The prediction has a mean pLDDT of 81.
A computed fold for a 74-nucleotide RNA from a Candidatus Shapirobacteria bacterium, annotated as transfer RNA.
Taxonomically the source falls in Candidatus Shapironibacteriota (Bacteria, Bacteria candidate phyla).
Rfam family: tRNA. Its family is annotated with triplet codon-amino acid adaptor activity in the Gene Ontology.
RNA sequence: GGGCCCAUAGCUCAGUUGGUUACAGCGCUUCAUUUGCAAUGAAGAGAUCAGGAGUUCGAAUCUCCUUGGGUCCA
Repeated sequence: GGGCCCAUAGCUCAGUUGGUUACAGCGCUUCAUUUGCAAUGAAGAGAUCAGGAGUUCGAAUCUCCUUGGGUCCA
């Protein structure tokens, strides 16, 4: 320098070949049970999807550029 893959909540991830309200587990907060802790149960908060632009009535999803990471070739 070139090819390919990845980036979604604090962490690990799903998202059905574009359809409006983005899934779950762990973690966090509150409540109940307990003398207290743990465990268990219930409820809740938390991501405008790496950044920007474009296409479209509509984009996490399609296209382009940039950034970061992984891998292969030279």